[in-house]
RNA sequence: AGAGUUUGAUUAUGGCUCAGAACGAACGCUGGCGGCGUGCUUAACACAUGCAAGUCGAGCGCGAAAGGGGUUCGCUCCGAGUAGCGCGGCGCACGGGUGAGUAACACGUGAGUAACCUACCUCUUGGCGAGGAAUAAUCGCCCGAAAGGGCGUCUAAUACCUCAUAAGACCACGGGAAGUUCGCUUCCUGGGGUAAAAGAUGGCCUCUAUACAUACGCUAUCACCGAGAGAUGGGCUCGCGGCGCAUCAGCUAGUUGGUGAGGUAAUGGCUCACCAAGGCAGAGACGCGUAGCUGGUCUGAGAGGAUGAUCAGCCACACCGGAACUGAGACACGGUCCGGACACCUACGGGUGGCAGCAGUGGGGAAUAUUGGACAAUGGGCGCAAGCCUGAUCCAGCAACGCCGCGUGAGUGAUGAAGGCUUUCGGGUCGUAAAGCUCUGUGGGGAGGAGCGAAAAAGUCUAGCCUAAUACGCUGGAUAUUGACGGUACCUCCUUAGCAAGCACCGGCUGACUCUGUGCCAGCAGCCGCGGUAAUACAGAGGGUGCGAGCGUUGUUCGGAAUUACUGGGCGUAAAGCGUGUGUAGGCGGCUUGCUAAGCUUGAUGUGAAAUCUUUGGGCUUAACCCAAAAACUGCAUCGAGAACUGGCAAGCUAGAGUCUAGGAGAGGGCAGUGGAAUUCCUGGUGUAGAGGUGAAAUUCGUAGAUAUCAGGAGGAACACCGGUGGCGAAGGCGGCUGCCUGGACUAGUACUGACGCUGAGACACGAAAGCGUGGGGAGCAAACAGGAUUAGAUACCCUGGUAGUCCACGCCGUAAACGAUGAGCACUAGCUGUCGCGGGUAUUGACCCCUGCGGCGACGCAGAUAACUCCUUAAGUGCUCCGCCUGGGAAGUACGGCCGCAAGGUUAAAACUCAAAGGAAUUGACGGGGGCCCGCACAAGCGGUGGAGUAUGUGGUUUAAUUCGACGCAACGCGAAGAACCUUACCCAGCCUUGACAUCCUCGGAAGUCGCCAGAGAUGGUGAUGUGCCCGCAAGGGAGCCGAGAGACAGGUGCUGCAUGGCUGUCGUCAGCUCGUGUCGUGAGAUGUUGGGUUAAGUCCCGCAACGAGCGCAACCCACGUCUGUAGUUGCGACCACUUAGGGUGAGCACUCUACAGAGACUGCCGGUGUCAAACCGGAGGAAGGCGUGGACGACGUCAAGUCAUCAUGGCCCUUACGGCUGGGGCCACACACGUACUACAAUGGGCAAUACAAAGGGCAGCGAACCCGCGAGGGGGAGCAAAUCCCAAAAAGUUGCUCUCAGUUCGGAUUGGAGUCUGCAACUCGACUCCAUGAAGCUGGAAUCGCUAGUAAUCGCGGAUCAGCAUGCCGCGGUGAAUACGUUCCCGGGCCUUGUACACACCGCCCGUCACACCAUGGGAGUGGAUUGGACCAGAAGCUACUGGGCUAACCGCAAGGAGGCAGGUACCUAAGGUCUGAUUCGCGACUGGGGUGAAGUCGUAACAAGGUAACC
Repeated sequence: AGAGUUUGAUUAUGGCUCAGAACGAACGCUGGCGGCGUGCUUAACACAUGCAAGUCGAGCGCGAAAGGGGUUCGCUCCGAGUAGCGCGGCGCACGGGUGAGUAACACGUGAGUAACCUACCUCUUGGCGAGGAAUAAUCGCCCGAAAGGGCGUCUAAUACCUCAUAAGACCACGGGAAGUUCGCUUCCUGGGGUAAAAGAUGGCCUCUAUACAUACGCUAUCACCGAGAGAUGGGCUCGCGGCGCAUCAGCUAGUUGGUGAGGUAAUGGCUCACCAAGGCAGAGACGCGUAGCUGGUCUGAGAGGAUGAUCAGCCACACCGGAACUGAGACACGGUCCGGACACCUACGGGUGGCAGCAGUGGGGAAUAUUGGACAAUGGGCGCAAGCCUGAUCCAGCAACGCCGCGUGAGUGAUGAAGGCUUUCGGGUCGUAAAGCUCUGUGGGGAGGAGCGAAAAAGUCUAGCCUAAUACGCUGGAUAUUGACGGUACCUCCUUAGCAAGCACCGGCUGACUCUGUGCCAGCAGCCGCGGUAAUACAGAGGGUGCGAGCGUUGUUCGGAAUUACUGGGCGUAAAGCGUGUGUAGGCGGCUUGCUAAGCUUGAUGUGAAAUCUUUGGGCUUAACCCAAAAACUGCAUCGAGAACUGGCAAGCUAGAGUCUAGGAGAGGGCAGUGGAAUUCCUGGUGUAGAGGUGAAAUUCGUAGAUAUCAGGAGGAACACCGGUGGCGAAGGCGGCUGCCUGGACUAGUACUGACGCUGAGACACGAAAGCGUGGGGAGCAAACAGGAUUAGAUACCCUGGUAGUCCACGCCGUAAACGAUGAGCACUAGCUGUCGCGGGUAUUGACCCCUGCGGCGACGCAGAUAACUCCUUAAGUGCUCCGCCUGGGAAGUACGGCCGCAAGGUUAAAACUCAAAGGAAUUGACGGGGGCCCGCACAAGCGGUGGAGUAUGUGGUUUAAUUCGACGCAACGCGAAGAACCUUACCCAGCCUUGACAUCCUCGGAAGUCGCCAGAGAUGGUGAUGUGCCCGCAAGGGAGCCGAGAGACAGGUGCUGCAUGGCUGUCGUCAGCUCGUGUCGUGAGAUGUUGGGUUAAGUCCCGCAACGAGCGCAACCCACGUCUGUAGUUGCGACCACUUAGGGUGAGCACUCUACAGAGACUGCCGGUGUCAAACCGGAGGAAGGCGUGGACGACGUCAAGUCAUCAUGGCCCUUACGGCUGGGGCCACACACGUACUACAAUGGGCAAUACAAAGGGCAGCGAACCCGCGAGGGGGAGCAAAUCCCAAAAAGUUGCUCUCAGUUCGGAUUGGAGUCUGCAACUCGACUCCAUGAAGCUGGAAUCGCUAGUAAUCGCGGAUCAGCAUGCCGCGGUGAAUACGUUCCCGGGCCUUGUACACACCGCCCGUCACACCAUGGGAGUGGAUUGGACCAGAAGCUACUGGGCUAACCGCAAGGAGGCAGGUACCUAAGGUCUGAUUCGCGACUGGGGUGAAGUCGUAACAAGGUAACC
């Protein structure tokens, strides 16, 4: 620091996701040790049990027992004034826990308190006198189950009460001084009033008293009382700071203030009476929700964001609610009282309790520990002290919960062991890894030693000081004691490599790859996405990568995210400028001078707790951890200093803004009047059969007279031409003419005001169309509606009608794609040009032109900006000011709530859920019922067919034991198959074989082979005869080859996958295209070149051009045909000569034809015209051929996962006595049907018969087969000739000539069937071809539709060949005869180039919308229903404080007494918690039914949108 993901690709926008760090964590797998930390985040849910606050005998009263000693056995002494009980004092308000409540002076920070308190502690000062009355415990009696209580009796105090005293304090009054916020405060002073106290212990005899060793004395200490001060701790007040919702906008009656009083430690509406009517709020009151706050913690570069466990400070709470008492302090966690809920005990009468202390239990939960030890240390309470208490604390236990450290060994070791995995079978890898050898000893185990935390205080002894003192106290010395942890840390010795490694991941992001299994299954997944038979993505394995006593997952926070943007974003089209203006608050604001000092800058002071963080140093072996110091704590406050800028105050200025004068322009607005054209209607005239309307029609109007035409009239609405990227207005918007009223802008001018300005949250006003209300008006147009068409349908588009409405007046509505999709203002930043308004200058008689100023409206364009498109002085440039708005798509501008509205609806405006995109601009394609240009038998013009019939053949379907398989629009279907009776053959049935029919290797035996017989359907099995070769070698034997037997490696498979492949092929298409290098342009995909102007069959060529070149294609080079020449002359030829059986047959010849080799020829070369002086085209000449001469071969980059695993090859998978092999028979030939391709016909341009003429190209030895003979014929016999320019197939046919048939199911047509044959072949039954005789079907030219062909072509006629024993109407070739037509490119189909639109890119066979149906999910409404919170009104009212009362009771004081004062209980009143009633509000849950929404491989109906999307789309 970035990365992945929208696209075919690109760029920017934008969300989602990942890599990092962290945690009081949890879960999964695993787990050796130690140190330091941490450990109920949930139910402030309920709690069994134990412990967590006592202490003091030096305040006081009482006061045992066990046990022991003595004993006269009665008792006594010790225990012991102990335990215990009670009164009293201090403490229990600390420490410890928790975070429910609290949005608050609760907290933080800084101030204030002249408005206050403070026990214990310290200092100063003054005191401590004289009396009195009770009471608890105890004892007795009584009540009660208990808890506990009542009555009576006794008694003490540092408990209680009275009096005295009064320095100072307090209270009121008087005088003086100072200060002041004018309220008062402080100081000095005068007299008056009020209120105190307690003793204890030790010692001693100096004083006093006596009893001479005692205390009522003295002294010391502790305690006590008054006062002052301090310290500490608190109370109260104020400034500032830290949260969400405005779908909470108004709140408030003790409310705000005053006066007086009460109350408090103290200010204060804190409380009360009276008076006034205030107070708070957009700088967010009130309400609701949430929340303890902070130091800090986590993250981050920082700014920030999140958080508030442990530690520390503050606050709040203690089962829930209320209340006070005591006290220095509480409205009190382990106190009291009352109400409530819950739980427990009970003798049913009544009582008791409060773990959010430490452990622990149940419960909740994903989840959080021991009912441990000790007061040794630190600290706290009490005490003079010893000491006691202390779940504070210190330790230990449990937990990888976190951080840190260590270990699980180290060295050597190649036969690269075995084994695993993999393999191209060679190997590779785990891997120096292991084993082996040599070492070490951290941790673990055993044994021993041993440090710090402990040193004081108190104790004892002692010295000095103090003292009357050997008390006490202070200072110093000596001495002994005390450890929970724990026999622990640490150290030493011994022991053995022995006891100690896992987890996650390996498609990309992201480090790390193979095999097997699985087969859209099982599963994975953070995002993109993997899995449908070759998965580096699932599962396992091997290997690897990362971390390591841990590793992963989940959750949460920050980061990345500049994705809320202060630092640091945006708003024309991506989300985003309010429809427009006026203007309030607010924000911002021209020039000059002076003053000020709020902001600002700077110095100092105080504070910013400690801990934490940072730096440095130190201590534990290191680290974590701990200690110390420094720095920091960016803050707040106070006192100074400065004066540039901002602010404030004052004075001035004129450049901003405004006023004034004079002008001209304008559909600016309102009201009134008025005009002509046109439509419609009415009246009348003329006139007659149609009119109207459409793509075509019909509905409709018209003989009752329409349409048309003329005249007159009525009425409403709108204003042609002018008219214009012209004008005006803030926007919406404004258009005949005239008048009246009125707003704004502009130009010129000078005078005046003197910053009066800009923007503008709320607010207010205006605001198209449609719509609403009331009343008018209504010609035309026209939602709804009706009819007619169209259509599969047509609730539409089209047509005929037609009502609201459109118009006017008044009142609502308040929205639009209200758009420049661009807020307003100011300033600055090249130009050029057009136009509107006003002005100046020059010139002119005048006007225009021309130069120029200001203000509008446009076009182009530099710099600059922008993702690009584009914008560009009218900015989207450069700056400033202010406002509005945005933060992924959908849900949704929806729901709920509020406000507005008569309604329609508007405005404000979410969430759950769901997706990984949605969207912008541009690019390349593809597509369009977009455009332009062009081509093709594409259409048109023609000729002939197919579709109808019969047959042949292929296919589908059906059938079957099997009807083997493949091919499926063009581009499958007379296709693979150039030929299924057996074979072929792959299919079926049956019978057989198992190293196999075939290949290689091994062993053994045998030559191989040939000819028989038997069984069997055959394969096969059995049996017999014959036979013994070749090479080496003397021989034995060996070798090659073949046969047989055996064993296993293996063979074999037309089994699957053409979507794993090679090769080959089809197709677009013989269409003219497809690309590259360099350069240039663009952020980029890409573009340019290849586009443009011409031209061509052609990206063919020319010209132009930021392109210049090049490649694959086109063309040419190749073959055939057409002309000529040369060479050659048999098997070919036949002109001349000769012979002849009359046949080029022969001699002779090679001229011609021909054959087959080599050449020539044609190139727009020549002429004319057109054209850009080009390319080229048109015409012509010559020529056998003319503009590619004709035909073929030849098929660019690529497309179709096109076809073929059954030609062949081949990966993988599958079968292996079978999915292999052999044999016989059957099937591929089936047959209700359907389709394709052909043949033959339907006849006279014909059929039949007879005669007769002319080809080309081929084939032939297991072959073609002549002549001749036989047969009606197929054919048979025969066997000349020929491996072919020689012989044969071989007859060409249509044609020509003649005769016949005469329009008919025929002398057309030949299917079908019967009979008889021929040939091939082992064999023609299923299932061959042909012949003869007989039979003689359909069919009389073919519906919708559809095919081929542009010249030697179509049509027509025959011939040959491949395959092949035989079998062709098919296929491939050959020649004969031989046409018609093309105006033309509008339309159909296909294609090329340019351009345009696009929401398409598996690319229009695309994409995609809505209803309905089904499933699931969340949500709104909902009769209601159940909770929670809360307001108002009222009832009721416990405990308690206060006040009142004085009937009852009553020790201290007064009084001789009666009685009184005072007190207690009681009663009354006010306040008040729980509770209750009524009525609202808010919120949550459930809810029949219901609304829409979302999601869901293959449901239904249509086709709305994207192309002109087939009616342009949208608001």

A computed fold for a 1515-nucleotide RNA from an uncultured bacterium, annotated as small-subunit ribosomal RNA. The prediction has a mean pLDDT of 83. It matches the Rfam family "Bacterial small subunit ribosomal RNA". The RNAcentral record of the sequence draws on ENA and SILVA.